This is a predicted structure of a 392-nucleotide part of an RNA (large-subunit ribosomal RNA, domain III) from a metagenome. The coordinates come from a structure-prediction model, not an experiment, and the mean pLDDT is 81. The RNAcentral record of the full RNA draws on SILVA.
[in-house]
Context: one part of a larger RNA
RNA sequence: GAGUAUCGAAAAGAAAGGUGAGAAUCCUUUCCACCGAAAGCCCGAGGGUUCCUGAGCAACGAUCGUCGUCUCAGGGUAAGUCGGGACCUAAGCCGAGGCACAGACGCAUAGGCGAUGGACAACAGGUUGAAAUUCCUGUACCGGAUGGAGUCAUUUGAGCAAUGGAGUGACGCAGGAGGGCACAUGAUCGCGCGACUGGAAGAGCGCGUCCAAGUGUGUAUGUUGAAUCGGAGGCAAAUCCCCGAUUCUGAAAGCAGAGACAUGAUGGGGAGUUAUAAGCGAUUAUGACGAACUCAUGGAUCCCACACUGCCAAGAAAAACUUCUAGCGAGACGAAAUCCGCCCGUACCGUAAACCGACACAGGUAGGCGGGGAGAGGAUCCUAAGGUGCGC
Repeated sequence: GAGUAUCGAAAAGAAAGGUGAGAAUCCUUUCCACCGAAAGCCCGAGGGUUCCUGAGCAACGAUCGUCGUCUCAGGGUAAGUCGGGACCUAAGCCGAGGCACAGACGCAUAGGCGAUGGACAACAGGUUGAAAUUCCUGUACCGGAUGGAGUCAUUUGAGCAAUGGAGUGACGCAGGAGGGCACAUGAUCGCGCGACUGGAAGAGCGCGUCCAAGUGUGUAUGUUGAAUCGGAGGCAAAUCCCCGAUUCUGAAAGCAGAGACAUGAUGGGGAGUUAUAAGCGAUUAUGACGAACUCAUGGAUCCCACACUGCCAAGAAAAACUUCUAGCGAGACGAAAUCCGCCCGUACCGUAAACCGACACAGGUAGGCGGGGAGAGGAUCCUAAGGUGCGC
C1' cells in the first nucleotide's frame, strides 16, 4: 500500500428459552424460506476411522464458537443363504516342455490366472449411543452327518458314473399386442376432533385402512409332434445326438411360465388408548393394551420375455445342469427327529466439507429407486416423505 480488496453461488432468516467466563453463529421450540428425477433414499469406485459417546478450544474452521469432519480418551463393523473365495470362463496376462537368441529379454503349446459376464440356498418384524437379509423373534431353504419304518437289488447287475460324446447353458436390434404386479387415486370401514371464530355437528375435519420368503396349486400366455426300425457320422463306445424310413394324430401329452388363490399368519404391523417417570407446559421416554385392515378405478420405462413379429450390420465363452456310454460295482434309496456348516468384506462418506481437483474449491464422479397436482413428458411450476438456509 491499507484497515483497502476479499470472507467462494442473492435458497433467508426471525423470536423466545437453555447452556456457558463469554453466544448473530452451539442446543431446544415456534414461525419463515429453499430443494424435491434432488440439494431425498440405496449401492459401487475411491477414501480409511472421517462413525458413536465423553472431555476440550492453543492451532485447524476465511468471522465467532460453549460447536465441528479439529484435539484427547473410550467404544463401535457379528453372516451356511448378502458380495468375494473354497465353481466357470472373456479380453488380457502368466507360461513346463518348445521356438528364437551375444546376455538379460522375446514369442508361444499344454496348463493356469483373470469379472465388468454365467452358475448359486432367507425372508418379515424387532432391537443399539454407534451393526444388522449378519444380533433377537418367527417362519424357511441349501449342502453334509447320524438315524432308520419300508422298498428294490445281489453277476439274469440294484446303483453310481466320466477329465470322454451329445444337448442345454447361449445371448443382436426395432416394433406392436396381451396378461399381470408395484404404485397411485377415490370410496368403504375404524379411531379421534369440536377452543378461539363472521359462519360451520354438515355430503365436516384429521389420521389409519398393511404384511415377505417359503410351501401347495399350475393359471394368462408361449413353445414342442410321438413311437418303432435301419445307419458307414459325433477320433473308443453308446440305448444319447444326428441322418433316413415306416406307423399314429387328439388341438392330447410334455416343457417353460408371471400373477392370482390358499397357507405362512391363533403371527407381525397398526392410528390410537392407558400406566409410570421427567418437564410450568407443549411433549418426550419406557411398559402394557390395541380398532379397521374391504372394494372400485387408473396403471407403468418393471415382470411373463427377446415370448412373438419383423429386419440386417447376423448379434461371447466355459462351468453348473440333462443325457449317453467307457468304467466302477454289492449294496442302494429312504420319512420324522437330532447335529454340523470354513476364510475375507461388513463402521462411515459416497452429485460430496470425507472421492478426483494444492483448499471445508460454484468443476468432475458408474448403477438403481425416484410419490402427488397441472402436463405428451424424467421438460417446467408448486408440493409429500426426506433434507437444507450454502461458517461473517
It matches the Rfam family "Bacterial large subunit ribosomal RNA".